[in-house]
RNA sequence: GCCCCCUUCGUCUAUCGGUCAGGACGCCAGGUUCUCAUCCUGGUAAGGUGGGUUCGACUCCCGCAGGGGGCGCCA
Numbered sequence: 001g002c003c004c005c006c007u008u009c010g011u012c013u014a015u016c017g018g019u020c021a022g023g024a025c026g027c028c029a030g031g032u033u034c035u036c037a038u039c040c041u042g043g044u045a046a047g048g049u050g051g052g053u054u055c056g057a058c059u060c061c062c063g064c065a066g067g068g069g070g071c072g073c074c075a
Base pairs, nucleotide, nucleotide: 001071002070003069004068005067006066007065010025011024012023013022018055026044027043028042029041030040031039048064049063050062051061052060
């Protein structure tokens, strides 16, 4: 330098064009328990960034940024 892939709650991970964006763990509150732990219930919080397409975008397209991988170059 070229090519490919990835970027979503605090973390991991679904959602692949119409969901108030779901689940697990964590955290918070309550219940249970003599207490703690366990268990149960509820709550909490997310689409890297700028454009485009579309009635509608996390989702499709382009640029940028960050990360990962492959190839190449290093006279």
This is a predicted structure of a 75-nucleotide RNA (transfer RNA) from a Kiritimatiellota bacterium. Its Rfam family is "tRNA". Rfam classes the family as a transfer RNA. From the family's description: Transfer RNA (tRNA) molecules are approximately 80 nucleotides in length. The coordinates come from a structure-prediction model, not an experiment, and the mean pLDDT is 81. It was read from a public genome assembly.